[in-house]
Parts: sequence; C1' cells; structure tokens
RNA sequence: GGCGGAAUAGCUCAGUUGGCGAGAGCAUACGGUUCAUACCCGUAGGGUCGUGGGUUCAAAUCCCUCUUCCGCUA
Repeated sequence: GGCGGAAUAGCUCAGUUGGCGAGAGCAUACGGUUCAUACCCGUAGGGUCGUGGGUUCAAAUCCCUCUUCCGCUA
C1' cells in the first nucleotide's frame, strides 16, 4: 500500500428483510430480607448508538467520508 472486521450505558455485549418508549448481564444508588454483613429479591439513575454528510415520511440499522482499534496479505 491492498483487503476484511469492530466502534451501542461505567465494563462485557445483544439488537439488521429500516418503524413499538434503544435493551440484557455485571457494576453503582436506594429499599426489602438479616442481630449484622454477604448471598438473594425489587426499584431507580445512567446512552449526541465513534465523527461529519447523504437516501428516506422514518436510520443504531442502508450509502459515502474521516478517526481509532484488530486481523489477513504484498
């Protein structure tokens, strides 16, 4: 240099024939339970879906550019 993949909550990830209020587990806070802690149960907070554009009535999802990371290859 060429090709391919990934980027979504604090962390690990799911979510694509485009459309219901964008989710799970862990973590955090609060409550329940307990003499108390842990375990367990419940509730809550937390997201410009990497950047910037395009298509569309509608984009995490499709197209293009850029950034970062990973792999293959010359």
Record summary:
Transfer RNA from a Defluviitaleaceae bacterium, 74 nucleotides, folded computationally. Rfam family: tRNA. NCBI's taxonomy places the organism under Bacteria, Bacillati, Bacillota, Lachnospirales, Defluviitaleaceae.